[in-house]
RNA sequence: UUCUUAUCGAGAGUGACGGAGGGAAAGGCCCUGAGAUGUCACAGCAACCUUCCAAUUGGAGUGGUGCUACUUCCUGCAGAAUGUUUUCAUUCUGAGAGAUAAGUG
Numbered sequence: 001u002u003c004u005u006a007u008c009g010a011g012a013g014u015g016a017c018g019g020a021g022g023g024a025a026a027g028g029c030c031c032u033g034a035g036a037u038g039u040c041a042c043a044g045c046a047a048c049c050u051u052c053c054a055a056u057u058g059g060a061g062u063g064g065u066g067c068u069a070c071u072u073c074c075u076g077c078a079g080a081a082u083g084u085u086u087u088c089a090u091u092c093u094g095a096g097a098g099a100u101a102a103g104u105g
Stems, first nucleotide, its partner, number of pairs: 001105001003103006013042005021031003026075003043068003048064002051060003072097001077094007
């Protein structure tokens, strides 16, 4: 990096360093010198793979990942319903994009 499958409205933060951007991209809406993003340490969450126990679907949380502002922060594309009746708003479904895991070339 390709492809496949599954999940994405739940959950979980402190300290040190450092010093201006960050929430993937565009628009919106937000976070941020009362210190963001990032790195490190410790802590925690979760249960995808794994291990163990129990036995068909659970429990624990050993190891490998992952995660710890906002629903993947919201929307963009297609369809439906309702209101308004052109435009627009709200809700729902699906697609696309993305993230993570497991497998795969």
The RNA shown here (SAM riboswitch aptamer (S box leader)) has 105 nucleotides and comes from Virgibacillus halodenitrificans JCM 12304. Its mean pLDDT, the model's own confidence on a scale to 100, is 83. It was read from a public genome assembly, where an Rfam model found it. The organism belongs to Virgibacillus halodenitrificans, within Bacteria.